Predicted 3D model of a 440-nucleotide RNA (Bacterial RNase P class A) from a Lewinellaceae bacterium. It matches the Rfam family "Bacterial RNase P class A". It is annotated as a ribozyme. The model forms 97% of the base pairs in the Rfam consensus. Its mean pLDDT, the model's own confidence on a scale to 100, is 76. NCBI's taxonomy places the organism under Bacteria, Pseudomonadati, Bacteroidota, Saprospirales, Lewinellaceae.

RNA sequence: GCUGUAAACUGCUCUAUCGCGGCGCCAGCCAGCAAAGGCUGGCGAUGAGGAAAGUCCGGACAACGCAGAGCGCCACACCACCUAACGGGUGGGCUGCCCGGCCGGAAGGCCGGGUGGACAGCGAGUGUCACAGAAAACAAACCGCCGAUGUCCGGGUCUCCCGGGCAGGUAAGGGUGAAAUCGUGCGGUAAGAGCGCACGCCGUCGGGUAGUGAUACCCGGGGGGACAAACCUUGUGGGUUGAAAUGCCACGUACACCUCGAUCCCGUUCACGCAAGUGAAUGGGGCAGGGUUGCUCGCCUUGUGGAAGCCUAUGGUUUCCGUCGUGGGGGGUAGGCAGAUAGAUCCCGUUCGUGAGGACGGGGCUAGAUAAAUGAUAGAGGCACUGGAUCGCGCAAGCGCUGCAGUGUACAGAAUCCGGCUUAUAGGUUUACAGCAAAA
Numbered sequence: 001g002c003u004g005u006a007a008a009c010u011g012c013u014c015u016a017u018c019g020c021g022g023c024g025c026c027a028g029c030c031a032g033c034a035a036a037g038g039c040u041g042g043c044g045a046u047g048a049g050g051a052a053a054g055u056c057c058g059g060a061c062a063a064c065g066c067a068g069a070g071c072g073c074c075a076c077a078c079c080a081c082c083u084a085a086c087g088g089g090u091g092g093g094c095u096g097c098c099c100g101g102c103c104g105g106a107a108g109g110c111c112g113g114g115u116g117g118a119c120a121g122c123g124a125g126u127g128u129c130a131c132a133g134a135a136a137a138c139a140a141a142c143c144g145c146c147g148a149u150g151u152c153c154g155g156g157u158c159u160c161c162c163g164g165g166c167a168g169g170u171a172a173g174g175g176u177g178a179a180a181u182c183g184u185g186c187g188g189u190a191a192g193a194g195c196g197c198a199c200g201c202c203g204u205c206g207g208g209u210a211g212u213g214a215u216a217c218c219c220g221g222g223g224g225g226a227c228a229a230a231c232c233u234u235g236u237g238g239g240u241u242g243a244a245a246u247g248c249c250a251c252g253u254a255c256a257c258c259u260c261g262a263u264c265c266c267g268u269u270c271a272c273g274c275a276a277g278u279g280a281a282u283g284g285g286g287c288a289g290g291g292u293u294g295c296u297c298g299c300c301u302u303g304u305g306g307a308a309g310c311c312u313a314u315g316g317u318u319u320c321c322g323u324c325g326u327g328g329g330g331g332g333u334a335g336g337c338a339g340a341u342a343g344a345u346c347c348c349g350u351u352c353g354u355g356a357g358g359a360c361g362g363g364g365c366u367a368g369a370u371a372a373a374u375g376a377u378a379g380a381g382g383c384a385c386u387g388g389a390u391c392g393c394g395c396a397a398g399c400g401c402u403g404c405a406g407u408g409u410a411c412a413g414a415a416u417c418c419g420g421c422u423u424a425u426a427g428g429u430u431u432a433c434a435g436c437a438a439a440a
Stems, first nucleotide, its partner, number of pairs: 001436010012381007020047002023044008049411001053422002056420005061242004068297004073238005078092005093119001094117010120233002125231002127227003142174002144170003149167008182200006201223002204221007246338004255329001257328002260325004264285009286304007305321007345364008382409006391400003
């Protein structure tokens, strides 16, 4: 210097004319006692993002009167910290893979760099592992090796040896597979095997040391496939709805409609009364509903009243009215205000922390629409790309600079607000790492 990867910031500028939204000021008009208000015109400054997007998470805020519990469902899952909170972020631990170097006879280990981990549990249980293979976890013998021991046959130099077969032994060698009961080496054995030893590795158990902890190291024991983004188990957390939330004002109407259900029981206190009993208030249970979250329980809440007739008469039955509700039918309204932009806010400085971030001090207030404004035209320039006369280098092909010409100028558009995640993004600047090349 070039290329690649990752991250941060930025992401067109100026002039002129016309146009749009809210705010401020001025003038005129309308209405009005006045105030608030409405319309028109003029002037002034100002008016969309890093993602405003996706609606994936977490909240602020609002409503459900007060209040919850269990189940269901959902989410998370190594440790510590940050944060209002999070499934987010920061640092650390363990671990997989790649590259380079080093130690070792080997198994394996250490250091540096890069890049991943959906990282609680498979010894709670259930389940899956096709095909191939002898066998896929309560596992097993295809090819092989042995045949010491037992047995059969043949031969010989015949109390023994050789050869072959069977019983039996074996999982070190080979094969199958993604994966085959720890690995390497030495010994041992009939041949083998943690069978023994040394060194390693590990889902693991006990003890000690260090650390807030995950863990690390040491000593001793042990040697048990993979999969839980398989069902599941354990631990932690979660009330629901969502700005078309929600609150207020104005206008307007018709519910005198239909169907079905409830309209019960037991007490207490006070007043009147000789008593029976009457009136009022109040409590509990039941019934018909309603509210709170998917269900259940709990809790709260509305109604449970009156009249007339008949009869088998201190009770039964029928009808009517009223009240509270289930389901249905019908009618009216669609206007306005708030929510709505002062915040877990922005900028600067100091300070604490490895860091995410925290603390202190000072300064600032910068869109608020409601069918939804922030634009259009013209000119000049910046940046990027393509071509490129002339000129320079080169034998040539070609390379480089420039006048000039042309093309393009990313992704994209507030709608209650904030923190994160994910996705899209032409170009420019900067930082870190890796590779390549040249010069010194």